[in-house]
RNA sequence: AACGAACGCUGGCGGCAGGCUUAACACAUGCAAGUCGAACGCCCUUCUUCGGAAGGAAGUGGCGCACGGGUGAGUAACGCGUGGGCACCUACCCUGAAGUGGGGAACAACCGCUGGAAACGGCGGCUAAUACCGCAUACGCCUGGGUUCACUACGGGGAGAUCGGGGAUAUCGCCCUGGGAGGGGCCCGCGUCGGAUUAGCUUGUUGGUGUGGUAACGGCGCACCAAGGCGACGAUCCGUAGCUGGUCUGAGAGGAUGAUCAGCCACACUGGGACUGAGACACGGCCCAGACUCCUACGGGAGGCAGCAGUGGGGAAUAUUGGACAAUGGGGGCAACCCUGAUCCAGCAAUGCCGCGUGAGUGAAGAAGGCCUUCGGGUUGUAAAGCUCUUUCGCCCGCGAAGAUGAUGACGGUAGCGGGAGAAGAAGCCCCGGCUAACUCCGUGCCAGCAGCCGCGGUAAUACGGAGGGGGCAAGCGUUGUUCGGAAUUACUGGGCGUAAAGGGCGCGUAGGCGGAUUGGUUAGUCAGAUGUGAAAUCCCCAGGCUCAACCUCGGAACUGCCCUCAAUACUGCCAGUCUUGAGUUCGAGAGAGGUGAGUGGAAUUCCUAGUGUAGAGGUGAAAUUCGUAGAUAUUAGGAAGAAUACCAGUGGCGAAGGCGGCUCACUGGCUGAUUAUUGACGCUGAGGUGCGAAAGCGUGGGGAGCAAACAGGAUUAGAUACCCUGGUAGUCCACGCCGUAAACGAUGGAUGCUAGGUGUUGGGUAGCUUGCUAUUCAGUGCCGAAGCUAACGCGUUAAGCAUCCCGCCUGGGGAGUACGGUCGCAAGAUUAAAACUCAAAGGAAUUGACGGGGGCCCGCACAAGCGGUGGAGCAUGUGGUUUAAUUCGACGCAACGCGCAGAACCUUACCAACCCUUGACAUACCUGUCGCGGUUACCAGAGAUGGUUUCCUUCAGUUCGGCUGGACAGGAUACAGGUGUUGCAUGGCUGUCGUCAGCUCGUGUCGUGAGAUGUUGGGUUAAGUCCCGCAACGAGCGCAACCCUCGCCCUUAGUUGCCAGCAUUAAGUUGGGCACUCUAGGGGGACUGCCGGUGAUAAGCCGGAGGAAGGUGGGGAUGACGUCAAGUCCUCAUGGCCCUUACAGGCUGGGCUACACACGUGCUACAAUGGCGGUGACAGUGGGCAGCCACUUCGCAAGAAGGAGCUAAUCCCAAAAAGCCGUCUCAGUUCGGAUUGCACUCUGCAACUCGGGUGCAUGAAGUUGGAAUCGCUAGUAAUCGCAGAUCAGCAUGCUGCGGUGAAUACGUUCCCGGGCCUUGUACACACCGCCCGUCACACCAUGGGAGUUGGUCUUAUCUGAAGGCGUUGAGCUAACCCGCAAGGGAGGCAUGGUGUAACGGUAUGAUCCAUGAUUGGGGUG
Repeated sequence: AACGAACGCUGGCGGCAGGCUUAACACAUGCAAGUCGAACGCCCUUCUUCGGAAGGAAGUGGCGCACGGGUGAGUAACGCGUGGGCACCUACCCUGAAGUGGGGAACAACCGCUGGAAACGGCGGCUAAUACCGCAUACGCCUGGGUUCACUACGGGGAGAUCGGGGAUAUCGCCCUGGGAGGGGCCCGCGUCGGAUUAGCUUGUUGGUGUGGUAACGGCGCACCAAGGCGACGAUCCGUAGCUGGUCUGAGAGGAUGAUCAGCCACACUGGGACUGAGACACGGCCCAGACUCCUACGGGAGGCAGCAGUGGGGAAUAUUGGACAAUGGGGGCAACCCUGAUCCAGCAAUGCCGCGUGAGUGAAGAAGGCCUUCGGGUUGUAAAGCUCUUUCGCCCGCGAAGAUGAUGACGGUAGCGGGAGAAGAAGCCCCGGCUAACUCCGUGCCAGCAGCCGCGGUAAUACGGAGGGGGCAAGCGUUGUUCGGAAUUACUGGGCGUAAAGGGCGCGUAGGCGGAUUGGUUAGUCAGAUGUGAAAUCCCCAGGCUCAACCUCGGAACUGCCCUCAAUACUGCCAGUCUUGAGUUCGAGAGAGGUGAGUGGAAUUCCUAGUGUAGAGGUGAAAUUCGUAGAUAUUAGGAAGAAUACCAGUGGCGAAGGCGGCUCACUGGCUGAUUAUUGACGCUGAGGUGCGAAAGCGUGGGGAGCAAACAGGAUUAGAUACCCUGGUAGUCCACGCCGUAAACGAUGGAUGCUAGGUGUUGGGUAGCUUGCUAUUCAGUGCCGAAGCUAACGCGUUAAGCAUCCCGCCUGGGGAGUACGGUCGCAAGAUUAAAACUCAAAGGAAUUGACGGGGGCCCGCACAAGCGGUGGAGCAUGUGGUUUAAUUCGACGCAACGCGCAGAACCUUACCAACCCUUGACAUACCUGUCGCGGUUACCAGAGAUGGUUUCCUUCAGUUCGGCUGGACAGGAUACAGGUGUUGCAUGGCUGUCGUCAGCUCGUGUCGUGAGAUGUUGGGUUAAGUCCCGCAACGAGCGCAACCCUCGCCCUUAGUUGCCAGCAUUAAGUUGGGCACUCUAGGGGGACUGCCGGUGAUAAGCCGGAGGAAGGUGGGGAUGACGUCAAGUCCUCAUGGCCCUUACAGGCUGGGCUACACACGUGCUACAAUGGCGGUGACAGUGGGCAGCCACUUCGCAAGAAGGAGCUAAUCCCAAAAAGCCGUCUCAGUUCGGAUUGCACUCUGCAACUCGGGUGCAUGAAGUUGGAAUCGCUAGUAAUCGCAGAUCAGCAUGCUGCGGUGAAUACGUUCCCGGGCCUUGUACACACCGCCCGUCACACCAUGGGAGUUGGUCUUAUCUGAAGGCGUUGAGCUAACCCGCAAGGGAGGCAUGGUGUAACGGUAUGAUCCAUGAUUGGGGUG
């Protein structure tokens, strides 16, 4: 795009067209073929002027019924299409010629009798004709015969009728005949579906002769003779199918199709058969057989809608038991006329095509309502309403055709015309994620559902459902089905085969296809012209008719085809001739693991014998099995056997491929250069065919050293039917015969020609000379590369380039190279080779990542080297688990677990129990009232929150003086508040981590079809993508570094609360004085590989040195690229959606977060002498302090208490620093260790019971250095020692800071972990925590085998043998003609009988196909 469509929703009108695609299933009922009285007799009715006339029925007779109408079952065929041909026929029609005389005998109807239920008959009798039978006529015609080749003569052959009184005449007939038109029959060329898992078929078969038959040719039939005919250019068989003009689609070529209309064919319940006739083997005729249906008196009969309607059935599905012969056409008739379900019309259904309408103009308050909303508004939307108009279609009334040439109109009171009323009666369907035009809200929550493909849906769905809005089409719109297109996705036009599917394993060669140069002929192919044909309709163009269109009509063009004819001769073919370049042959050389056979050599292995010799050998990652004191291994000598041929040896050689390797000989195939001579296209390819064909395997017979499937043992392992080891049989070897496959690979068929080079190598030739070189040439074999090709990789004179010829092969993945069938094979199996079903992919090449028990380079307390820990103990703290009314919640490898928590007794607090409140503890707005509020005294109820009463103090601000405004409080009502409820997988923000790792990108250019690449890779170097050099790159950005802070040195400025060298003074920098020093805090300087040497590439840099407080980033901090982990957080905060609203909000009391068989993480204290205890009393720094730090004094053993100065801090206080030093203890569960517990105190606080800290006395647990494992640290670091701070009423072993003392070690980068760069492989991309294979278990599906079973079709043989035609018989019957006076006879005919043929049916056999089958095999999906 289309449709004979169907289904869903919807539906106003008209025109035109089409309407059982299925059951060629069965059919009730009616109709569809009759007509003629001008062929004939008879009968009936009516009328009658009785002469007859008119009408009707059955019958005889004529013509028609073979047309028209239906259907597509069969048919793969001369059936159809197209173009030719002839041995033929043709009623009616047209035209020409001639004729039409005279007789006869019957049978229906009718009458009588009679059978039967009926259908239908039987017997006897009468009768007419255009019915039937002789005869006459015979130019012509047909047939037969005779003679014979141009004549003779024999036999057969005809119908009348109407009108009219009669005749003439006219008309219609009839007989014969010539021709025509139209129709038919037969023959031939070409074309006409699929299957080779159908390869051979055929006996009337193929041909001939003869004969029969037919309208006619012919094996059409028969007899005889011959043995042919068809087939790979697809016979036969099987399946399917009416064919065509055309129709649909397509740019075309094609593909699909064969409804309607038209041509042909076939069929008429199924099968067979003939009759009649001009024509049939006959849809509405006959006979027979069969199935089915109906009637029946059971004896017997009737029927055939695939005609028009209609019914049942089938089906997704297809109409009225209508009108009329008015028109067109058909039959009959002289005609009038009759018949006509052909036809013309109407009816039904949107089935299709076409046309029209459902209103037009105006109309903004942009109404109401709906929907959305950022709440402002937007949209529906000029849409509606309103106002002004119009009346197509429909409705009502009236008029009223053409179609008809004189009459006749079913359609039809139709088309059309006029008038009237009134916007009045007339819009839906699908879609809105992309393809594909059109977007929002709500509902739902992997449910319900959608879906053509991709795919949507798991709480914010433009994809489901609804709504609003929008888009498309429109009386339709969607869906389904089917066909073509897109699909160059079967490729003729117009594809491919190295790796995507696809080159046969390789030769030889048959058919076939293709084929060198040249001359002549021919004209088959080819090209050009013309004639004929290519039906009409359709398509296309012009014109015309319906108002237009659809539709119809006219004319033209076209129908790409076929036949015939004429012309051309380049090319191809064919015929004839010539040639040498292709291909062979000859002469003479060359190389080679080419093949076959025979012979022969050495090395090695194993075995045997003997000698020497002694304890091991062998084997492995390490071992063991194994061998060995019965003498191994080792070594020496001798012998045996089999197999294979080191070095040479080489991307070297040979061969068609498989393949071929010591040496010699014999036979033999092919190849190459050169050189004459010669044949003269002899060539290339090659379906079938045939030969060769690794390894393994099979058969028979040998052989068997080594090796070695199977097998055994030992190891390894979770296991180890493996890898490793010790043994070991087939086999490997030989001969003969099979098998016929391999990643049989260059994954690349063969042949020929053409198209840049460079460089190796093998075998020849030529030339030059310097004799081993150069140049050149031919044939091989490699590498790199131009053009070109390729999806890319790559190929590239050895093509995968450019061309020609021939063969083989491919057409999504799986199922499957499987099943069945065939062929081959001893078997194994090979070869040929599907389908059902299932998936939306499978695959190639390349790209970027990620990954690898791949490689290279490099880094990091990563390992190593060290120091100290954890893991064992007790305690602290966090977590899990358990428990609980609750033990609130979050965090879960590193990167959760002394984390959120810089501090849970109440509070915090989110949890639990009880109680209480509901516009609320908090915000904004409204109304009413009050002027407050707040503080305070006391009482009552209560656990408290809270409620009720009460004493006293206080009495807001502005003001226009109005409760006017603001503010506050109380009460009320409603919007709302509130939520640590949920979703961190809806989010913002913030944070962790890789990682302070050195990376991550961009612009332009270039390369690539593209993804992408390049830059960013490479050579060096660095802590660094840091820098240098090189480079199709050149630049740039975010990162690195630097800039910032701090510590270390110096200078300078300034000296109070800091400092004190010198001077004075004091108990004391206490004071005067001073600001040099220290210090404080402002500003500067300083370090840059700057200098020197070496090294490196003359670079960047590195190494060493000098100077310097500091040296190569001086130490430390802040600083965290693009991104990853849906990492963490909705319980900091913010926030979308959802949820709660007398509660999931709010308040309060008590409890809980502090539980405790247990497990883990992080810490503290220890186990002691580098220590404990006692004494001594030296040296810091960072910090903090007014609800505070607290000197000092007094009291207390102490925690602390009571007084109390100073300090808002370089001034006062915290504040004592501690390790240190001295003494003592002397190795023990201790003078270690301090848990636990008892008693007594103290502090904070409303309150220390659950549940705080501290003190004193007493108690004195485990623990004696910690298994496997594991952590931190590279210098002022580890270790060790104390100090301060935040939080905080109180509470630190935690956290954050501060200083004191102060080490050891680093050979090095093999390994573990993590990371960076380059490279490589990849079937991974959620990216190795990936992907993925097979068995088993379960469910479902299709399928193969299967003892069999049911059915269809076909073959062969055979039995039976209806009807019928032909031949025969014809004793029975017999009007016409003949003979005969007659009887009778003859000719002819009929019945009957039997023979052959023959349908249905029966039996047997085989083939083939479908279905089914216990069970079984594999396959697919989940």

Overview
Model confidence (mean pLDDT): 83 of 100. A computed fold for a 1422-nucleotide RNA from an uncultured prokaryote, annotated as small-subunit ribosomal RNA. The RNAcentral record of the sequence draws on ENA.